Background:
This is a predicted structure of an 86-nucleotide RNA (c-di-GMP-I riboswitch aptamer) from Oceanobacillus sp. Castelsardo. The sequence was found by an Rfam model in a public genome assembly. The model forms 90% of the base pairs in the Rfam consensus. The organism belongs to Oceanobacillus, within Bacteria.
RNA sequence: AAGUGAAAAAGGCAAACCUUUUCGAAAGAGAGGGACGCAAAGCCACAGGUCUAAUACCGAUUGGUCAUGACAGCUGGGUUACCGUA
Numbered sequence: 001a002a003g004u005g006a007a008a009a010a011g012g013c014a015a016a017c018c019u020u021u022u023c024g025a026a027a028g029a030g031a032g033g034g035a036c037g038c039a040a041a042g043c044c045a046c047a048g049g050u051c052u053a054a055u056a057c058c059g060a061u062u063g064g065u066c067a068u069g070a071c072a073g074c075u076g077g078g079u080u081a082c083c084g085u086a
Base pairs, nucleotide, nucleotide: 003085004084005083012038013037017033018032019031020030021029023028036073042079043078044077046076047075048074049071050070051069056065057064058063
């Protein structure tokens, strides 16, 4: 350095749920609490997937399609990193 996460230690993050926002059309996001979990649950929408459908288009009864919106805690991939190295 690559690989790896056995046993440790120092620390880190934070699902559901609750409260909240002079963020958003929504999905969702931010803040505070909370703790199910996580060895990348750090970062990047590149591939697949999922959610939403404002706008646009089609329709005309409320409907349908579309991402340029979102999810990195869905799976791959890329990239950076703490501790240890049985």